[in-house]
This is a predicted complex of two RNAs, RNase P RNA and transfer RNA, with 493 nucleotides together. Rfam match: Bacterial RNase P class A. Rfam classes the family as a ribozyme. Model confidence (mean pLDDT): 77 of 100.

Parts: sequence; structure tokens; C1' cells
RNA sequence: GCGGAGGGGCGGAUGGCCGCCAGCGGGCACGAAGCAUGCUUCGCCUCGCUGGAGGAAAGUCCGGACUCCCAAGAGCAACGGUGCCGGGUAACGCCCGGGCGGGGCAACCCGACGGACAGCGCCACAGAAAACAGACCGCCCUGCGGGGUUUUGAGGUUCGCCUCUUGCAGCGCAGGGUAAGGGUGAAACGGUGGGGUAAGAGCCCACCGCCGGGCUGGCAACAGUCCGGGCAUGGCAAGCCCCACCGGGAGCAAUGCCAAAUAGGGACCGCGUGUCGCGCAAGCGGCGGGGCUGCUUUUGCCCCAGCAGGUCCGGGUUGGCAGCUAGAGGGGCCGUGGCAACGCGGUCUCAAGAGGAAUGGUCAUCUCGGGGCGGGCAACCGUCCUAGACAGAAUCCGGCUUACAGCCCCUCCGCGCAC
RNA sequence: GGACCGAUAGCUCAGCUGGAUAGAGUACCUGACUACGAAUCAGGGGGUCGGGGGUUCGAAUCCUCCUCGGUCCG
Repeated sequence: GCGGAGGGGCGGAUGGCCGCCAGCGGGCACGAAGCAUGCUUCGCCUCGCUGGAGGAAAGUCCGGACUCCCAAGAGCAACGGUGCCGGGUAACGCCCGGGCGGGGCAACCCGACGGACAGCGCCACAGAAAACAGACCGCCCUGCGGGGUUUUGAGGUUCGCCUCUUGCAGCGCAGGGUAAGGGUGAAACGGUGGGGUAAGAGCCCACCGCCGGGCUGGCAACAGUCCGGGCAUGGCAAGCCCCACCGGGAGCAAUGCCAAAUAGGGACCGCGUGUCGCGCAAGCGGCGGGGCUGCUUUUGCCCCAGCAGGUCCGGGUUGGCAGCUAGAGGGGCCGUGGCAACGCGGUCUCAAGAGGAAUGGUCAUCUCGGGGCGGGCAACCGUCCUAGACAGAAUCCGGCUUACAGCCCCUCCGCGCAC
Repeated sequence: GGACCGAUAGCUCAGCUGGAUAGAGUACCUGACUACGAAUCAGGGGGUCGGGGGUUCGAAUCCUCCUCGGUCCG
């Protein structure tokens, strides 16, 4: 210098003018309410001060806080989720460290990474065969048939050969042995080499792989090593499923209170006159029955002559207050434990809370980048234009994911050149 | 703000418990019938299965991330 890997940060600055939202304080003209009749409070108007979007406020994908479902206690079922091991955390599907597998020369990166010897299911086409294997071609053995000849023996002969017999190739049929080789496929029943065999084969042996067991190291995942087994165990679980662990459901338009409104409607359920004791009675208590989110159960709650019955739908109303933002809060510095995530302690500091939604506009200067023009070999200089990416709080918090112009900082790796 | 569903031919929809030519109706084109047209009959063309990535031998189908459209809740 070029190329690359990992991590962190910023997301224009300052000032003037004009606005918007919230809070606090002041002023007084007007309006309303209250009464102790001239004061208080509120509204409106106006002035001042203070504060006012993000790293993702987003997607709503996970985890919580909080609230309601009468109370969430226990077990079971169903459903959903997570999935190597250990740790962190309020919790998590997040983060950190480690293991294993894969990629890269390397820095480093990626992995839905439990179980397919619990079971079921699927594996199209092609291929002989797609899963307790099987045998199309091929290879080998045996028997039979038939027949060829540089096989053996015998006989005949016109000496050219002919006949019979026997052996051995190739061929056909039948029976058997094989899985080395061929071809198909995404995938073919351990791989390589040697021995062995009629041909072959874990049939036998060595190494590698696999399975089981022991020992050593490690909290563990796992690694190393030894012994045994010739292999019995193809793939798919982002198919059902099994195992382990986690989860009750709904969501701030949750929910509570006040005000207003409640015209006229619809659907469904309920008719049972329990009993005993105390009491004048209202009522209270015990027992019994019925009901209370899928089921069971424990405690608890409600009902059992009460009437304007109860539940739901629909209609109407749709204003205000609370929930609401100080909480597992964020950030800086110091100390401390830990490899780290993170924890603990101290100290300083920062803080929108609207409630259909404010956080804006404009001008000037500067700075970063981009673009145009001119000068210059180039570095660069002058001048003009341009605030420039993704995007905007809506109960709050911890994560993940997705989007993002441009810039800055730190560490590391490879290559080239110079010394 | 919160909860949920959908996207397949020009249009309306099947297929979505994975299997290779992705179908149906309608529309379009060609031919037949007719004097001509419609209807009818025969034949044909037309598909990024909303987009990207993953699982798998194989994805419209399973998983995940985006885009667009729609429904419900005070």
C1' cells in the first nucleotide's frame, strides 16, 4: 500500500426570529360555580421560566412487570413451545464460556446440534432390489442335451480322411452357490489392502469406521486409551411420535371510579316451597343439595320463596379522573468477585407522558460527506450547489429480527514493496 | 394500540397429511357448423404458485424473515 476479519461509537453543531405540546409561576378584562357578598376556585386570554423522539421509537417474533377472568393451591389430560453441556438473568427461544460438526491459507465465521437398535408412516421416477432384503446382467459348481476340434485311445481306409470312445472350450436347459464387478438412483446393507475360495463373501487378518463395556481427565457436553463384538444399526422427527424441561387464558381499546345515557327490543336459563339449633324478628351457624374456566380434588365463594330474577346479544351514551411513568431505570467514574456474560458496594448525573397524538419552520455561520466549474503533473487550492439514510414515542421494561446516506475509533489476519 | 386471516392463469377458485406434465370454470386464439353472428362441438396457448432464505433427494405444500390486502376488539 492492497485485500479481509472482529468490536465499539456518532446519526450534524451554534445563534437569531416565528410557532406547537406539557408543567410551574404571575397578570387582569370577561364568563361560570360556591358562599362568610367580596373573596376563593375553575375556564378563557396574556406574560415569563423549565422540559420535549430513536438506535431502531418499527415488526409484534419471544420473555416479563401490571390488571382482569370469585380465589391460581395440587394432580391428570389436551394443546403449544424449547432442545449438545455449564453458567448469567426477574425471565427468555436472549447473552457468555466450553464441546462437537462444517467453511476459510488465516484473523475468524456458521450450525432448529436430544432420540431413527419404543413404535407407526414415507422414500416419486429410474433400477433386479428402497429396508426382519433380494438376485437382472455377470462369475462359479453339478447334471443333461447337442455339437466344435492342434485332446486321449481303438478300429477302418482309396492315405485325402472316416467311425467309435474320451477330455476340454463356447452354446442351450435344469438345479445350486455367490454378491467381488456392471448399470439405476438423492440414497444400494461398512471402507481400503492382503489372505482365502470352485467363484466369492468379515469367511479370516491388519488399519480406519461402527456398537457395547471398563479405566483416566473433565461439574458436564465430550476427549483419550484398553478390552470385547465381525457389523446385528440406510435416510427423513422444520411427518406423527418418544424423552427431558417450560407454559392457566386474555390483554392498558386490560381494569377501576364519577358523570351522562338506559326509547323500544331479541335469545337462553331458573319454579325448588331442604332440614336442625339460637333468636320476638331481621338474621347467624351446623348438616344436606345445586353451582363456580377441560376433568378430579383441597380450601374458599354463591344460591336454596328473593323479586325491578339472572346471563348474553343488540341499541343508546361515548365526557372526565385514575391506571401513567422513579422502575428488575439508564449513563459516567471508582473499588471488588468472575476467563466472560454478569453480580456486589460507593458516588455523581439524567430524566416526554400526550391521550388521535406536540417535539416544527425559516435565516445566518461553521463542520462532515457528495456533486459541478476553474487552476495545477500531482498532492491540493479557489468558487458554487446540496443537510442529504432508515424512520417517529402511545402502559412500561429485557431481548431478537428487520430497515439504515455517511463518518469516526480500537484490535487482529493474509499478501506485496522498502529498510 | 392489540388480536387474527389471506395472497395460485386476465378474473373467480381447487390443490397445501411433500413426488416432478400445478388443475377447474370463465375469458382469449384456431377450426367446424351458419348466408352472417351468437350458442354448440373439437383443438390450442397462457403460471416468478406475493418476494428472499432454509429443511429435504425433491417445496404451491413444512419452518423462518419481509411486502401487500382484509377482518375483529373501547